[in-house]
RNA sequence: GUCCAUGACAUGGGGUGCCCGCAUUGCGGGCUGAGAUCAUACCCAUUGAACCUGACCUGGGUCGUACCAGCGUAGGGAUUGUCCUGGGUGGUCGGC
Numbered sequence: 001g002u003c004c005a006u007g008a009c010a011u012g013g014g015g016u017g018c019c020c021g022c023a024u025u026g027c028g029g030g031c032u033g034a035g036a037u038c039a040u041a042c043c044c045a046u047u048g049a050a051c052c053u054g055a056c057c058u059g060g061g062u063c064g065u066a067c068c069a070g071c072g073u074a075g076g077g078a079u080u081g082u083c084c085u086g087g088g089u090g091g092u093c094g095g096c
Base pairs, nucleotide, nucleotide: 001089002088003087004086005085007083008082009081010080011045012044013043014042016039017031018030019029020028021027022026051076052075053074057070058069059068060067
């Protein structure tokens, strides 16, 4: 100098569903999940399944739901940057 990894910061992107009860401005509870609408929390940033389209999709399961699998080597999708530490690797200088 360069590559990778963890972490931090900055910037940007994303989703917030289903069921039950009370109630009818909403509140409470339950399910899955990192996250179920303000948490400024969680996740993701091209090594891109974070997320969107396909999709009022197909199969399975459930009280029900992107709950599970397929679809998916599909098509899109944000910008990555800096720093600490560690590891790999190259060059240069000096010493032996």

Annotation
TPP riboswitch aptamer (THI element) from an Azospirillaceae bacterium, 96 nucleotides, folded computationally. It matches the Rfam family "TPP riboswitch aptamer (THI element)". On this family, see Rodionov et al., J Biol Chem 2002: "Comparative genomics of thiamin biosynthesis in procaryotes. New genes and regulatory mechanisms". The model forms 95% of the base pairs in the Rfam consensus. NCBI's taxonomy places the organism under Bacteria, Pseudomonadota, Alphaproteobacteria, Rhodospirillales, Azospirillaceae.